[in-house]
Context: one part of a larger RNA
RNA sequence: UCGUGGAUAAGGAACUCGGCAAAAUACCCCCGUAACUUCGGGAGAAGGGGGGCCAAUUUACGUGUAGGAGUUUUCCUCCGAAGCGUGAGUCGGCCGCAGAGACUAGGCUCAAGCGACUGUUUACCAAAAACACAGGUCCGUGCGAAGUUGCAAAACGAUGUAUACGGACUGACGCCUGCCCGGUGCUGGAAGGUUAAGGGGACUGGUUAGCCGCAAGGCGAAGCUGAGAACUUAAGCCCCAGUAAACGGCGGUGGUAACUAUAACCAUCCUAAGGUAGCGAAAUUCCUUGUCGGGUAAGUUCCGACCUGCACGAAUGGCGUAACGACUUGAGCGCUGUCUCAUCCGCGAACUCG
Numbered sequence: 001u002c003g004u005g006g007a008u009a010a011g012g013a014a015c016u017c018g019g020c021a022a023a024a025u026a027c028c029c030c031c032g033u034a035a036c037u038u039c040g041g042g043a044g045a046a047g048g049g050g051g052g053c054c055a056a057u058u059u060a061c062g063u064g065u066a067g068g069a070g071u072u073u074u075c076c077u078c079c080g081a082a083g084c085g086u087g088a089g090u091c092g093g094c095c096g097c098a099g100a101g102a103c104u105a106g107g108c109u110c111a112a113g114c115g116a117c118u119g120u121u122u123a124c125c126a127a128a129a130a131c132a133c134a135g136g137u138c139c140g141u142g143c144g145a146a147g148u149u150g151c152a153a154a155a156c157g158a159u160g161u162a163u164a165c166g167g168a169c170u171g172a173c174g175c176c177u178g179c180c181c182g183g184u185g186c187u188g189g190a191a192g193g194u195u196a197a198g199g200g201g202a203c204u205g206g207u208u209a210g211c212c213g214c215a216a217g218g219c220g221a222a223g224c225u226g227a228g229a230a231c232u233u234a235a236g237c238c239c240c241a242g243u244a245a246a247c248g249g250c251g252g253u254g255g256u257a258a259c260u261a262u263a264a265c266c267a268u269c270c271u272a273a274g275g276u277a278g279c280g281a282a283a284u285u286c287c288u289u290g291u292c293g294g295g296u297a298a299g300u301u302c303c304g305a306c307c308u309g310c311a312c313g314a315a316u317g318g319c320g321u322a323a324c325g326a327c328u329u330g331a332g333c334g335c336u337g338u339c340u341c342a343u344c345c346g347c348g349a350a351c352u353c354g
Stems, first nucleotide, its partner, number of pairs: 001349008010340002014338001019335001027051005036041001038172001052094003056090008067079004095099001107333007114325002119131002135170007147156003173320004178250003183247002185243005192238003198232002204226004210219003251269005278312001279309001290306005
């Protein structure tokens, strides 16, 4: 010096990002126990008291001798002084600093956020507010089901059958879940428009037996062949509807009341519709340590309000909520070497000297 134990005057979180670490609490019996609550809980709430040993005594129970009673006379049943054992009291005494004497062995309370809960997770830096969850909703699927794996056969789904199975979102419970279908998606639509190959083959080209021509050349059947117009023809798209617990979206400007301020009110522009209830400086608030109140001597955190929501908002769920949490935040009591401020004593190492 490092590691690991133990002790400490007075103070007691002044330490620190933060009570991290340590200390404290701890067992059994008795008393007692709040808000809130889904009436189960909360609760071991909190907060108190007792605890060893010896003697005496009371009582309950067990066993059960003597004895008694019954009797089917039995290796029987019942009661039961004494003795022994166990538990619970009462009363008196003894010892120590200390009696759950060591070991073992909850710290508690108040308030808020998030997630209902028990669970699950990043084997080796994250255990959580993340995942899951019961419950809710929507969509698909009528059975050789949809869906999944496979080239297929086939298998799972399921030896199930819509109270079933698959997919998506939400996430107990309570109160609720507003407006918009213009865009995108999905679903439906015997019309209409557009639209492929194919079918169809009008019209037309090439070639040439032949014919015409003195020649150059021209015309040209059948066949073969090139190109090809109408017409016919699916889904899709266009179009018309529906659908938001589908993806998503949910305004601006100007003016106005007899102090001022503000604007219930009016006007106007735009939109598919202009954010309802509830909540709100919030796990969301930039300005911001917003303003006011509370707590402190003093509080960028915290709690309660306000609303000016840069940029909350209703199953990408909204707002509450008892219980629960090795979660996060703030406060208090207890407790302490965390600190004021350091000291001492062990044990194990390193190093130095001998």

A computed fold for a 354-nucleotide part of an RNA from a freshwater metagenome, annotated as large-subunit ribosomal RNA, domain IV. Its mean pLDDT, the model's own confidence on a scale to 100, is 88. The full RNA is in RNAcentral, with records from SILVA. It matches the Rfam family "Bacterial large subunit ribosomal RNA". Gene Ontology terms of the family: structural constituent of ribosome and ribosome.